[in-house]
RNA sequence: GGGCUCGUGGUCCAGCGGUUAAGACGCUGCCUUGACAUGGCAGAAAUCUUGUGUUCAAAUCACAACGGGCCCA
Numbered sequence: 001g002g003g004c005u006c007g008u009g010g011u012c013c014a015g016c017g018g019u020u021a022a023g024a025c026g027c028u029g030c031c032u033u034g035a036c037a038u039g040g041c042a043g044a045a046a047u048c049u050u051g052u053g054u055u056c057a058a059a060u061c062a063c064a065a066c067g068g069g070c071c072c073a
Base pairs, nucleotide, nucleotide: 001072002071003070004069005068006067007066010025011024012023018056027043028042029041030040031039049065050064051063052062053061
């Protein structure tokens, strides 16, 4: 330098162009216990890497940039 791929709560990960962005772990509160652990219930937490565009409507499509990974040179 070229190609491919990924970027979504603190972490991991899902999400056919339209409905409240789902779930697990973690965190907070309550219940349970003599206490802890386990378990149960409830809750907070992501405007989806950035910009522009397409569209009535974009996490999702297009282009560019940035960052990670793999391959080629």